This is a predicted structure of an 85-nucleotide RNA (c-di-GMP-I riboswitch aptamer) from Anaerolineaceae bacterium UBA4781. It was read from a public genome assembly, where an Rfam model found it. Its mean pLDDT, the model's own confidence on a scale to 100, is 88. Rfam family: c-di-GMP-I riboswitch aptamer. Rfam links the family to the GO term cyclic-di-GMP binding.
[in-house]
RNA sequence: GACUCGAAAAGGCAAACCCGGUGAAAACCGGGGGCGCAAAGCUCUGGGUCUAAAGCUGAAAAGCAAUGACCGCCAAGCCGCCGAA
Numbered sequence: 001g002a003c004u005c006g007a008a009a010a011g012g013c014a015a016a017c018c019c020g021g022u023g024a025a026a027a028c029c030g031g032g033g034g035c036g037c038a039a040a041g042c043u044c045u046g047g048g049u050c051u052a053a054a055g056c057u058g059a060a061a062a063g064c065a066a067u068g069a070c071c072g073c074c075a076a077g078c079c080g081c082c083g084a085a
Base pairs, nucleotide, nucleotide: 005083006082012037013036017032018031019030020029021028022027035072041078042077043076045075046074047073048070049069050068055064056063057062
């Protein structure tokens, strides 16, 4: 110095919920708030999950269906703080 690993220290992020906003919705953004997280940093690359405006089917009820969304669902790739056993 690097890999594995995760004690300590310095920090980081921010669940539910509330307020305001965007969106058809899922969800996202900002403020508050902390459930937790050693990648809860980034990327939809694979799988999975959610929504269904437009579209198609239907007499209707509804159904199908991402080009939408989730990285705090899993994996994969990339970057990264610290340094005990």